[in-house]
Formats: sequence, C1' cells, structure tokens
RNA sequence: GGAGCUGGCGAGGUGGCCGCGGGCCCCCUUCGGAGGGUCCGAGGAAAGUCCGAGCACCAAAGGGCAGGACGCUGGGGAAACCCCAGUGGGAGCGAUCCCAAGGAAAGUGCCACAGAGAACAGACCGCCUAAGCGAGCCUUGGCUCGCCGGCAAGGGUGAAACGGUGGGGUAAGAGCCCACCGCUCUCCCGGCGACGGGAGGGGCACGGCAAACCCCGUCCGGUGCAAGACCAAAUAGGGGAGAAGAGACGGCCCGUCUCGUCUGACUCCCGGGUAGGUCGCUCGAGUGCGCGGGGAACCGCGCGCCUAGAUAAAUGGUCACCGCUUCCACCUCCGUGAGGAGCUGGAAGAACGGAACUCGGCUUAUGACCAGCUCCGGCU
Repeated sequence: GGAGCUGGCGAGGUGGCCGCGGGCCCCCUUCGGAGGGUCCGAGGAAAGUCCGAGCACCAAAGGGCAGGACGCUGGGGAAACCCCAGUGGGAGCGAUCCCAAGGAAAGUGCCACAGAGAACAGACCGCCUAAGCGAGCCUUGGCUCGCCGGCAAGGGUGAAACGGUGGGGUAAGAGCCCACCGCUCUCCCGGCGACGGGAGGGGCACGGCAAACCCCGUCCGGUGCAAGACCAAAUAGGGGAGAAGAGACGGCCCGUCUCGUCUGACUCCCGGGUAGGUCGCUCGAGUGCGCGGGGAACCGCGCGCCUAGAUAAAUGGUCACCGCUUCCACCUCCGUGAGGAGCUGGAAGAACGGAACUCGGCUUAUGACCAGCUCCGGCU
C1' cells in the first nucleotide's frame, strides 16, 4: 500500500426570523375559540409486523383426541424462531463465519436419471480354469477348445455400490489372514454436562432421507388499543305517566248521554344505539452514573433523571456562524526520496427514514468515524 474479518461510537452544533402539536399560567370571549408568556416535542432502526410478553375483552370444570411450535450442553432472561459461554459438524490459507444439531437396532415409506445391481443387492466389460465332464492334437503326460463353474481385485454408472489403505495369500479373488484407520462392545481417566482422551475385545453385524409419515420430550384457548370503559345531540324507533278528548268496536234500547278496551295526536320522563367527546395514553420487566458479584450474557445496591402523545394525524422551513468529509490552489515544516504533517482560501456534499397502546428480541435499509485482528505485496 492492497484485500478482508470483528467490535464500538455518534446520527452535526449554536443563534435569529417565520410556522406546527401538546402541558401549565395570564387575559379576552359571540363559549366555538382567539392572543401573550413559559416548558416539552421522533429513531437506531420509529420500518417489516417475523417471534415472545404485558394489558383488554370474549371463551373456558378436569382430563383426553386432533392440530401446531420448538429440539446439542451449561448458564441468563418474564418469555422467545432471544442472548452468553462451550461441545460436535461444516466453509475459509487466515482473522473469522455458518448449522431445525433428539431418534434411521419401534414401524411404514421413498432413493429420480444413469446403471448388471439402490438394501438383507448385483455381474455389463473384465479376471480365472485349481477341481469335475467332453472333444481334438501330440509322445506316458501335457497343450488347445468347449461345457459345468469360480471371483468381485480392476474398469464403467451414479449423490450414494454393502468398510478404506497397504501387505500376505490364491487358479483368480475375497476380513480369507495381518497392520493401521473407521465401526461396534466393555472398562478406565478428565469434564456439572454436551463430549474428549486412552486401553482391551469383536472381522464387521447396522447405506442415506425424519424442513417424509412417525416415535420421544417440552410448550400452546381466541381476538387485538379499530382491544375495551364512560359521557352523550339532532332525527327515527321502544317503554312509562298525565290531562283533555277525535275515531273504531262492545256493554243495554231507536237516538242522545255515559262507561270500558284499543289506536292515533300533545306534554313530560326513562332506556338502547349513531354523530361527537372523554378515558385507555404513557412512569416502565424504564434510563444515566458509581460500587459490588459473575469468565460473559446478566444480576444486586446507592444516587440522579422524566424524555412526544397527535387522531387525518404536529415535530418543519429559511438565514448566519462554527464543526465534519472530499477535491482544488498557495505557503511552511519534516524526509535523500516515494511521500507525510500543518496553516489559509475556494467549491461541493451530508444517508436510510418517520412515533400512532407499551415493552423484550430478530430481520431488513443506511452515510460517516474509531479501535483491534488476519492474509498478500513492497521498502528498511
């Protein structure tokens, strides 16, 4: 100098002017609100709404079935598809990163294509004629060919071929025998544990897939603040009471009068829902610092802090100065040099994004800076 890995930090500052939302105070009011003062006013992810909770309402004896989620070990945490530390496996030269990582000797199922054969398998090419039978040739015996056969070493197929490598052995071969590795069983040692290390026995029995069914273990009611609670207009329904009395029907008779029932109109009261308003609403598994415990996540104690609550949705705009980054120009200093540091001036730039009940996580988006570490190259 280049390429990378991990972790941390902050997300420009101050002031003026013009605006916006909210709390409190003063003042005016036509009671709707207006004006003035003061204080507060987005994020590390407020996002995706993926996981877990609080809270609210609904449902609900208890147990089971069905269904779903999770699944190495120890610890943390209210809990978690969370965090820390480890174990095992995998990727990378490395710093480092990734893993749904229980059970395939409970059962069922699947293993495409290719290939002879894909699970208690198989012989396509190939290797072998030691034994048995037949034929031919030559000289007893041998040679050649065929049949009956043997083998799985080598080739080939495949993601995977029924332990691997080497040696012995054999007609050729083969755990057939041996050594090492792997596997399995027993024992010992270390570790809380996952697991690691070692010794001995066994020729090897047990291919892969459980993000296939399944088995084992742990856990799981539903819906979400548009949850939900309260106040409550106009209009139209519902219920009740009152006085006057219209219509219909009936009680007796023709009529009038009178009485009862029903309906409608008037006044008042009650009740439900809608518009609208209030609450829920922001002090909470909160946060800063210090001390203590712990290897860490985290926990305990003490002191301090209060830091948005809008509802069609406020948190903005502009100007000046300062700061930051990059580039350019000039000058100074250091260095033999490539170059480095500093001053001044000018220009440009500053991301992702936007609370909507609240927390704990995860994931994704994003500009700048700092620290540690790794690999490669050059110079001394």
A computed fold for a 380-nucleotide RNA from a Candidatus Krumholzibacteriia bacterium, annotated as Bacterial RNase P class A. The model forms 92% of the base pairs in the Rfam consensus. RNAcentral holds the sequence, with entries from ENA. The coordinates come from a structure-prediction model, not an experiment, and the mean pLDDT is 77. Its Rfam family is "Bacterial RNase P class A". Rfam classes the family as a ribozyme. The gene name in the source record is rnpB.